[in-house]
Source information
Model confidence (mean pLDDT): 76 of 100. Glycine riboswitch aptamer, 93 nucleotides, folded computationally. Of the family's consensus pairs, 84% are formed in the model. Its Rfam family is "Glycine riboswitch aptamer". From the family's description: This family represents the bacterial glycine riboswitch.
């Protein structure tokens, strides 16, 4: 000097759906959806290394991009990301 953790503030999308049961903030099944917790995938790009060496091959690496496995589709909660969290005097409480 930076990052992290932490603390405040903001914070998007999608059926208050059908049926069963019931311990009245539930669960179980079935359709139908979302993408901003985690997660899977992805380079004509970067790095290495090998090689028959101005060419081939083989690993690694992203993402708010893909999928939709977990999650989620009234309120709550939870939420990628973001911004702020120095110093010093007075005043009130």
């Nucleotide at each position: 000097c930076u990052g992290a953790u932490c603390u405040c503030u903001g914070g998007a999308g999608a059926g208050u759906c059908u049926c069963u049961u019931g311990u009245u903030u539930a669960a179980g099944a079935g359709c139908g959806c979302c993408g901003a917790a985690g997660g899977u995938g992805u380079a004509c790009g970067g790095c290495a290394g090998a090689u028959u060496u101005u060419u081939u091959c083989u690993g690694c690496c992203a993402a708010u991009c893909u999928c939709u496995c977990a999650g989620g589709c009234a309120a709550a909660a939870g939420g990628a990301c973001a911004g702020a969290g120095c110093a010093u005097u007075u005043u009130a409480u």